[in-house]
Context: one part of a larger RNA
Molecule: large-subunit ribosomal RNA, domain IV
Organism: Patescibacteria group bacterium
RNA sequence: ACCUCGUUUAGGAACUCGGCAAUUCAACGUGCGUAAGUUAGCAAUAAGCACCGGUCCGAAUUUUUUCGGACCCGCAGUGAACAACGCUUUGUGACUGUUUAUCUAAAACACAGGUCCCUGCUAAGCCGUAAGGCAAUGUAUAGGGGCUGAUGCCUGGCCAGUGUCAGAACGUUAAGGGGAGGAGUGCAAGCUCCGAACUUAAGCGCUGAUGAACGCCGGCGAUAACUAUAAUCGUCCUAAGGUAGCGAAAUCCCUUGUCGUGUGAGUUACGACCUGCACGAAUGGCAUAACAACAGAGCGACUCUCUCAACGAGGUACUCG
Numbered sequence: 001a002c003c004u005c006g007u008u009u010a011g012g013a014a015c016u017c018g019g020c021a022a023u024u025c026a027a028c029g030u031g032c033g034u035a036a037g038u039u040a041g042c043a044a045u046a047a048g049c050a051c052c053g054g055u056c057c058g059a060a061u062u063u064u065u066u067c068g069g070a071c072c073c074g075c076a077g078u079g080a081a082c083a084a085c086g087c088u089u090u091g092u093g094a095c096u097g098u099u100u101a102u103c104u105a106a107a108a109c110a111c112a113g114g115u116c117c118c119u120g121c122u123a124a125g126c127c128g129u130a131a132g133g134c135a136a137u138g139u140a141u142a143g144g145g146g147c148u149g150a151u152g153c154c155u156g157g158c159c160a161g162u163g164u165c166a167g168a169a170c171g172u173u174a175a176g177g178g179g180a181g182g183a184g185u186g187c188a189a190g191c192u193c194c195g196a197a198c199u200u201a202a203g204c205g206c207u208g209a210u211g212a213a214c215g216c217c218g219g220c221g222a223u224a225a226c227u228a229u230a231a232u233c234g235u236c237c238u239a240a241g242g243u244a245g246c247g248a249a250a251u252c253c254c255u256u257g258u259c260g261u262g263u264g265a266g267u268u269a270c271g272a273c274c275u276g277c278a279c280g281a282a283u284g285g286c287a288u289a290a291c292a293a294c295a296g297a298g299c300g301a302c303u304c305u306c307u308c309a310a311c312g313a314g315g316u317a318c319u320c321g
Base pairs, nucleotide, nucleotide: 001316002315003314004313005312006311007310008309010307011306014305019302029051030050031049032048037042039150053072054071055070056069057068058067059066060065073077085300086299087298088297089296090295091294092292093291097109098108113148114147115146116145117144118143119142125134126133127132151287152286153285154284156217157216158215161214162213163210164209165208166207167206170205171204172203176199177198181194182193183192184191185190218236219235220234221233222232245279246276257273258272259271260270261269
C1' cells in the first nucleotide's frame, strides 16, 4: 500500500451520474389508530401510538381469556436468536408469469380481452418424394393464421397507388384445333413444308368493393375601429388534406423555449402554454385503482458516501529463515 471486517468528536448526502455502498428502522405479537384514490376487492401491517417477566388475590366469563389490585427478582422482562426504513409524486407496462445457460430481467416476450382473414370435414394449415401422420378419435361456442394487448371513454377522413375479394360481357393472350392460300419435289398418284381467317385457359387490361388490409392524411396570399391575432375570404394542388384526445413528451432540432411551484441557489422534476424541426387514434389514442430486483424527481429519519482523517482485527505484498 491493497483485500475483508470493526470503531469514532462536530456536521449529516456537502459524496456521487445516481444515497452506489453501508447504517438506521425491526415480532405476520397484543391493544388502539389509519388519508387521498379506487375496478369497492383494495390501498393497509398505510401512516402513527402504547405495551410486553414472575407469584398471589378479587371480579366477570363463551372455561380460557379479559379487567382490576398487591407483591417478587434482575444491570436488563418481545432479557439470547429470528424479525419491514417510511412517505409524496411522474413516466412505462394492466396484473401473476417468461427471457439473452456464461456482461442486458427490462418499458422487451407472453397474457386474459378485442378485432380481421381462412376453413363445411377426404376441412383449412403443417410435416413427408410417397405411403402416411399432426390438426382430431375434434366439426364453425371448432381449428389455423395476422394485428392489438386487462379495464374505462373511444377508435375520425382518404379506395388515387399497392394488396385482397367479386365480376357468364368486351379487348389482349400459349400450345392445341382449323385450314383460305402458297412453296419444294415427282410423268403422275403422292410425299414434304410454309401458312391467313376462325376457335381457345388462367393471367393482364377493364368494372366494382374493401383500412382493427400495406399505407397516406397540403401550400400561398389577404382580412376585425390601437397593436396583435384571424372566426372570414381568395387561389393552386390532391385520393383525401390530421378529427377527438394528448403535446418541449421514452417523441422538441433551435432549447437550459416561456410562465408558475419547489431550493439560499434547480440544464433535472412537477403544473401550464402550443411556435407538434418530426404526436395522433388496434404499426391503436387518451385516462386508469392494484402490481414492479423497472426509469425519473422530492421529503422525513438515518448514517465514515463525504468535510478529513485517525485507530484497531485478520489476510496479502515485502524482509529473514